[in-house]
RNA sequence: CUUAUCAAGAAAGGUGGAGGGAAAACGCCCUUAGAAGCCUUGGCAACCAUUGACAGCGUCAAUUUUAAAUUUAUAAUUUAAAAUUAUUACUGUCUCAAGGUGCUAAAUCGUUCCGAAGAAAAUUCGGGCAGAUAAG
Numbered sequence: 001c002u003u004a005u006c007a008a009g010a011a012a013g014g015u016g017g018a019g020g021g022a023a024a025a026c027g028c029c030c031u032u033a034g035a036a037g038c039c040u041u042g043g044c045a046a047c048c049a050u051u052g053a054c055a056g057c058g059u060c061a062a063u064u065u066u067a068a069a070u071u072u073a074u075a076a077u078u079u080a081a082a083a084u085u086a087u088u089a090c091u092g093u094c095u096c097a098a099g100g101u102g103c104u105a106a107a108u109c110g111u112u113c114c115g116a117a118g119a120a121a122a123u124u125c126g127g128g129c130a131g132a133u134a135a136g
Stems, first nucleotide, its partner, number of pairs: 001136006011041005019030003024112004042104003047100002052094005058088001061085011108130001113127005
């Protein structure tokens, strides 16, 4: 920089000792019944990777059937189509959860910019900016 997601989900212990909720402002909230940070153990989730199932679309091979052509031909060969089986790429849904991350108060805690509804305020909704995470 690009793409996707962000109202779901998931906590205990130790250490630490006053802040924290990304940054600024405002609001609201958590916190000495112990904040941030660090460590341990667990958990959540399913982005990457892994396991398996199904579906779709395509590729290729074999077999069968049908049609056409050629040959003297109830046969043979070639071509085309369809069906079945197997292979394989991709896509989607579901599943698994060893591994790489991530997360584990509150919607990304809310608002800030633009727009819509509303007489207005309140409020609600949509989009944007910013941010977080993953993959590239």